Predicted 3D model of a 109-nucleotide RNA (SAM riboswitch aptamer (S box leader)) from Solitalea koreensis. Rfam family: SAM riboswitch aptamer (S box leader). Its family is annotated with regulation of gene expression in the Gene Ontology. Of the family's consensus pairs, 97% are formed in the model.

RNA sequence: UUCUUAUACAGAAGAGGCGAGAGAACAGGCUCAUUGACCCUCUGGCAACCCCCGAAAGGAAAGGUGCCAAUUCCUGCUCCAAACCAACAGGUUUGGGGAGAUAUAAAAA
Repeated sequence: UUCUUAUACAGAAGAGGCGAGAGAACAGGCUCAUUGACCCUCUGGCAACCCCCGAAAGGAAAGGUGCCAAUUCCUGCUCCAAACCAACAGGUUUGGGGAGAUAUAAAAA
């Protein structure tokens, strides 16, 4: 990197460094950020998957990954429902389902 399966409304921050953008990509929205974000280091924590204990519910955090603003921050494609606008075609808003994309784990190549 590719593929398969599973999950994604739960959970978990302090210090130091740096100094301007950051929230995956594009677009729109919204949010975070000089009261210092993002990122890096240290320490701490969480417990999703593997592993471990347990018949199970559940527990644990030693080990392998992962994670610690906001649902994966929300939307984009499609289907359904309701309300509204419109002469029709159609459109807007809200709610829900699905697909796609992304992320993480486990297994394989």